[in-house]
Context: one part of a larger RNA
RNA sequence: UGGCGGGGGUCCGCACAAGCGGUGGAGCAUGUGGUUUAAUUCGAUGAUACGCGAGGAACCGUACCUGGGCUAGAAUGCUGGUGGACCGUGGGUGAAAGCUCACCUUGUAGCAAUACACCGCCAGUAAGGUGCUGCAUGGCUGUCGUCAGCUCGUGCCGUGAGGUGUUGGGUUAAGUCCCGCAACGAGCGCAACCCCCAUCAUUAGUUGCCAUCAGGUAAAGCUGGGAACUCUAAUGAAACUGCCGUCGUAAGACGCGAGGAAGGAGGGGAUGAUGUCAAGUCAUCAUGGCCUUUAUGCCCAGGGCUACACACGUGCUACAAUGGAGGGGACAAAGGGCUGCCACUUGGCAACAAGGAGCUAAUCCCAAAAACCCCUUCUCAGUUCAGAUUGGAGUCUGCAACUCGACUCCAUGAAGCUGGAAUCGCUAGUAAUCGUAUAUCAGCAAUGAUACGGUGAAUACGUUCCCGGACCUUG
Numbered sequence: 001u002g003g004c005g006g007g008g009g010u011c012c013g014c015a016c017a018a019g020c021g022g023u024g025g026a027g028c029a030u031g032u033g034g035u036u037u038a039a040u041u042c043g044a045u046g047a048u049a050c051g052c053g054a055g056g057a058a059c060c061g062u063a064c065c066u067g068g069g070c071u072a073g074a075a076u077g078c079u080g081g082u083g084g085a086c087c088g089u090g091g092g093u094g095a096a097a098g099c100u101c102a103c104c105u106u107g108u109a110g111c112a113a114u115a116c117a118c119c120g121c122c123a124g125u126a127a128g129g130u131g132c133u134g135c136a137u138g139g140c141u142g143u144c145g146u147c148a149g150c151u152c153g154u155g156c157c158g159u160g161a162g163g164u165g166u167u168g169g170g171u172u173a174a175g176u177c178c179c180g181c182a183a184c185g186a187g188c189g190c191a192a193c194c195c196c197c198a199u200c201a202u203u204a205g206u207u208g209c210c211a212u213c214a215g216g217u218a219a220a221g222c223u224g225g226g227a228a229c230u231c232u233a234a235u236g237a238a239a240c241u242g243c244c245g246u247c248g249u250a251a252g253a254c255g256c257g258a259g260g261a262a263g264g265a266g267g268g269g270a271u272g273a274u275g276u277c278a279a280g281u282c283a284u285c286a287u288g289g290c291c292u293u294u295a296u297g298c299c300c301a302g303g304g305c306u307a308c309a310c311a312c313g314u315g316c317u318a319c320a321a322u323g324g325a326g327g328g329g330a331c332a333a334a335g336g337g338c339u340g341c342c343a344c345u346u347g348g349c350a351a352c353a354a355g356g357a358g359c360u361a362a363u364c365c366c367a368a369a370a371a372c373c374c375c376u377u378c379u380c381a382g383u384u385c386a387g388a389u390u391g392g393a394g395u396c397u398g399c400a401a402c403u404c405g406a407c408u409c410c411a412u413g414a415a416g417c418u419g420g421a422a423u424c425g426c427u428a429g430u431a432a433u434c435g436u437a438u439a440u441c442a443g444c445a446a447u448g449a450u451a452c453g454g455u456g457a458a459u460a461c462g463u464u465c466c467c468g469g470a471c472c473u474u475g
Stems, first nucleotide, its partner, number of pairs: 004475002007473007015463002019426005026317008034308002042053002064303007077125008088103006107116003128292002131290003137286002139281003142277001144275001149188006155164003168179003194269004199237007209226002213224003240263001243257001244255004319419001323378007335366003340359002344355004385416001390411007432455007
């Protein structure tokens, strides 16, 4: 000077408390450990690993295993030699890769020798490695933490390490600001500048809109037309404790004060200081060193990554009547679409198939939103709850669904009656609950991830305690 304390003081945070809903019990999905295996490729391991890398494991991917092959090699360049135009076709063997045989062809310039271009082979030089080391590294990332801190110049103090400034009194979400002070200033952070949402105005009206006028229909902005409204998308305005009152020297605090769409940071996002954890990543990539070179490289077929006495994490579905089933009716937002989205018609109980319009999309399509409302039924039961498992029959994608895909129909109908110790999330359009879309993608193991809207709560006395953090002080 830091760090630490079951030292002290001050303060903050879904940290506790007050509440709501979960996890821990069941079945299944998924990741991990363990075990097994020829292989179950590798990495990630308290918080900060475990629906993580992986935003798609049948083949490919693939790195693993077994077996079959290649050795300047799968790619590119250069040099020398050699053969031939190149391309292409067929046969044998084989699981394929590969190995091998044959056929076709005879480039351009030049009379030719030869040169050039292209392809193959041989030799040489350069390869390759998801092999090791993240404790040799760059880059990127997690975390403390969106916490309020971390420093510098000059001056001053101290023999010096260092201190001061940055401490103190107030205040703030904030080292935010005010006052004081041997300090005076400054930088990186904070805040603001950026994006979205909430209000209004202006501009612009097509593919969107329809108040007024007219036409028209079974109905419909359907048509003429309109530019008002909604909306779209660009530019502006608006919020600053600005006004009023109380307190205060000030900064500021308080007010079911005003006005206002919004009030004291209006709500979200992006943005992550100096540093910490020799944190993570040599398997995104790059890279030092080491190792390997008829193999630790490369190609191929099949298998594995999907195993299963068990243990843990994260989820989904339930255990029902605030519900299940049948019928009818209503209201979104945000996305995606040409090897695509597919209206509509027909066939099929259905998955889907066969036809077949529109749309390169504010125009057409995916598309039905669901919870909700109305009517009927079930009447507390392992049930008309729940849907695992299994049998059968199918559909689709794809070269191919055995290992190992999704979906449909019929049948089957397991555990489960609200979950021990313990433990997690959340303070408002939040939790809870309900559906929708997208990326990846031939298809899909998505209950995941990322977005979108619908319905929409309860509670916070307070800071004694648990956890984490900030400042001062003390040993």
A computed fold for a 475-nucleotide part of an RNA from an uncultured bacterium, annotated as small-subunit ribosomal RNA, 3' major domain. The coordinates come from a structure-prediction model, not an experiment, and the mean pLDDT is 83. Its Rfam family is "Bacterial small subunit ribosomal RNA".